This is a predicted structure of a 348-nucleotide part of an RNA (small-subunit ribosomal RNA, central domain) from a metagenome. The full RNA is in RNAcentral, with records from SILVA. Its Rfam family is "Bacterial small subunit ribosomal RNA". Its family is annotated with ribosome and structural constituent of ribosome in the Gene Ontology.
Context: one part of a larger RNA
RNA sequence: CUGGGCGUAAAGCGUGCGCAGGCGGUUUCGUAAGACAGAUGUGAAAGCCCCGGGCUCAACCUGGGAAGUGCAUUUGUGACUGCGAGACUAGAGUGUGUCAGAGGGAUGUAGAAUUCCACGUGUAGCAGUGAAAUGCGUAGAGAUGUGGAGGAAUACCGAUGGCGAAGGCAGCCUCCUGGGAUAACACUGACGCUCAUGCACGAAAGCGUGGGGAGCAAACAGGAUUAGAUACCCUGGUAGUCCACGCCCUAAACGAUGUCUACUAGUUGUCGGGGAUUCGUUUCCUUGGUAACGCAGCUAACGCGUGAAGUAGACCGCCUGGGGAGUACGGCCGCAAGGUUAAAACUC
Numbered sequence: 001c002u003g004g005g006c007g008u009a010a011a012g013c014g015u016g017c018g019c020a021g022g023c024g025g026u027u028u029c030g031u032a033a034g035a036c037a038g039a040u041g042u043g044a045a046a047g048c049c050c051c052g053g054g055c056u057c058a059a060c061c062u063g064g065g066a067a068g069u070g071c072a073u074u075u076g077u078g079a080c081u082g083c084g085a086g087a088c089u090a091g092a093g094u095g096u097g098u099c100a101g102a103g104g105g106a107u108g109u110a111g112a113a114u115u116c117c118a119c120g121u122g123u124a125g126c127a128g129u130g131a132a133a134u135g136c137g138u139a140g141a142g143a144u145g146u147g148g149a150g151g152a153a154u155a156c157c158g159a160u161g162g163c164g165a166a167g168g169c170a171g172c173c174u175c176c177u178g179g180g181a182u183a184a185c186a187c188u189g190a191c192g193c194u195c196a197u198g199c200a201c202g203a204a205a206g207c208g209u210g211g212g213g214a215g216c217a218a219a220c221a222g223g224a225u226u227a228g229a230u231a232c233c234c235u236g237g238u239a240g241u242c243c244a245c246g247c248c249c250u251a252a253a254c255g256a257u258g259u260c261u262a263c264u265a266g267u268u269g270u271c272g273g274g275g276a277u278u279c280g281u282u283u284c285c286u287u288g289g290u291a292a293c294g295c296a297g298c299u300a301a302c303g304c305g306u307g308a309a310g311u312a313g314a315c316c317g318c319c320u321g322g323g324g325a326g327u328a329c330g331g332c333c334g335c336a337a338g339g340u341u342a343a344a345a346c347u348c
Base pairs, nucleotide, nucleotide: 003320004319005318006317007302008301012316014201015200016199017198021194022193023192025088026087027086028085029084030083031082033081034080035077036076037075038074039073040072041071042070049065050064051063052062053061054060091191092188093187094186095185096183097182098181099180103177104176105175106174108172109171110154115149116148117147118146119145120144121143125136126135162169163168206247207246208245209244210243211242215241216240220236221235222234223233258315259314260313261312262311263310266293267292268291269290270289271288272287273286274285275284276283297304298303321348322347323346330341331340332339333338
């Protein structure tokens, strides 16, 4: 010496479930596969190393020894790992009570607003902009009143608030359904952690079939602006946005921070549960989330800081100069768009 890393420099799979694999709590007995110790055999010669010898020396040659980190057999040890048997309850789970929640799926339903239609009142403008024009309007618009149609989204509450594995989830009622927290007991008795391949879910856009279509609006058309204006601004406007079913599988899918466990000062806010306490929802304690500071420590710095980027352990994924390139070729997947896996020449 026997790699170093992954918040922002290259690097955490978008997220979960999970077979194989890896790793695994306390304790007793046994066993002896791993492990450790001894012995025996073997480990060719030459070479390397040590002690000698021969060429005048050396290179070179030569005698002996050591070494050969290994393998096999055998004897022993029983701490540790494994294996077998038994026991335990601190990990994990089940039952019981209580609780919060935009968690998911399916019906139904409500009010405001936009648009459109019909009718009434009413008259010359409306709309739009930096300013205009296109556009709408005397065939009566805009404004206002009444009635109706239809689609989409749910103001206020509303919040560094809540729930969910992530994507994400918001009017209200009902039905079906997943997860979580907490309290005190009872039960099971290591049933656990991680997870290559695999499977499932996965915003928006996009695709297929059939519906729907109010508003918005890629494309497109017109008006402006401008030297030009394939834009920004304006008037229109089709896919799409919505629903059902089936695909697509990608995002700055972000906390740019994999999952699990243990340990390591505190302070302040907030959400959920519990226990004490108080004249008082007043104070304190505890537990699970979510935020703001901050000690030690870490960090290149910024910053992180019991929700770690601190201190350790288990397992997986990934990185190894920039460009070429997340490209070509091939494979797999897809209706397609494309996705995934993934180079090299060359060049700096």